[in-house]
């Protein structure tokens, strides 16, 4: 350089147009315990990044960034 897939809280991930972005860890609180852990309950915090499409975009189109593969 071409092409294919991907990017969603600190991390690992779900959501293929429809109105509180869910789950797992985590991290703070609280309970529970003789005391940790374990477990119960709450809370905190995400859609890579500019445009388009459409009433309505994480979700579809385009541009750019990064990464993995691949092919020259």
């Nucleotide at each position: 350089g071409c092409g294919u897939u991907g990017g969603u809280g600190g991390u690992g991930u779900a959501g293929u147009g429809g109105u509180g972005a869910g789950c797992a860890u985590a991290g703070c609180u609280g309970c529970c315990u003789a005391c940790c852990a374990a477990g119960c309950a709450g809370c905190u915090g995400a859609c890579c990044u500019g445009g388009g499409u459409u009433c309505g975009a994480a979700u579809c189109c385009c541009g750019g960034c990064c990464a993995a593969c691949g092919c020259a």

The RNA shown here (transfer RNA) has 72 nucleotides and comes from Astyanax mexicanus. Its Rfam family is "tRNA". Rfam classes the family as a transfer RNA. Its mean pLDDT, the model's own confidence on a scale to 100, is 83. The RNAcentral record of the sequence draws on Rfam.